[in-house]
Overview: The prediction has a mean pLDDT of 81. This is a predicted structure of a 73-nucleotide RNA (transfer RNA) from an uncultured bacterium. Rfam family: tRNA. It is annotated as a transfer RNA.
RNA sequence: GCGGCCUUAGCUCAGUUGGUAGAGCAUCGGUUUGUGGUACCGACGGUCAUGGGUUCGAGCCCCAUAGGUCGCC
Numbered sequence: 001g002c003g004g005c006c007u008u009a010g011c012u013c014a015g016u017u018g019g020u021a022g023a024g025c026a027u028c029g030g031u032u033u034g035u036g037g038u039a040c041c042g043a044c045g046g047u048c049a050u051g052g053g054u055u056c057g058a059g060c061c062c063c064a065u066a067g068g069u070c071g072c073c
Base pairs, nucleotide, nucleotide: 001072002071003070004069005068006067007066010025011024012023013022019056027043028042029041030040031039049065050064051063052062053061
């Protein structure tokens, strides 16, 4: 230099056909317990890497850029 893949909550990841963004863990609160842990219930938390484009509508499609990763030269 060229090509593939990845980027979504604090962390690990879903989201399959374009139609109101989710789970587990973590954090906080509650119930339970003599205290703590476990268990159960609830809450909080997102510019879907960045910037454009297409569309009535984009996490999803197209382009560019950045970072990571693998391969080729």